This is a predicted structure of a 114-nucleotide RNA (SAM riboswitch aptamer (S box leader)) from a Cyclobacteriaceae bacterium. The source organism's lineage runs through Bacteria, Pseudomonadati, Bacteroidota, Cytophagia and Cyclobacteriaceae. Its mean pLDDT, the model's own confidence on a scale to 100, is 83.
RNA sequence: UACUUAUCCAGAAAGACUGAGGGACAGGGCCCUAUGAAGUCUUAGCAACCUUGCUGAUAACCUGGUGCUAAUUCCCUUCGGCUACGUUUCAAACGUAUGCAGAGAAGAUAAGUA
Repeated sequence: UACUUAUCCAGAAAGACUGAGGGACAGGGCCCUAUGAAGUCUUAGCAACCUUGCUGAUAACCUGGUGCUAAUUCCCUUCGGCUACGUUUCAAACGUAUGCAGAGAAGAUAAGUA
């Protein structure tokens, strides 16, 4: 780097250094931010994917490897469904909607394979 599988509406922050951006990418929206963004370090916490121990076996707990600690993965983008509205209408068709619920894509993390 690619592929496979699983999960993604829950949970969990203080300090030091530093100093202007940040929320993955593109567009749009909406937010966070000098009452200090991002980053680095320290400490703490959350979680439970893998692992160690315990056990007859699980659960719980323990050890270690990761991960995470604003907002649903902040929301929309693609597809079809429903609903509402509008237009033309015999049925119905078409259009619009940051309306509703779902699937997908993309992404993140873990474990595994090449």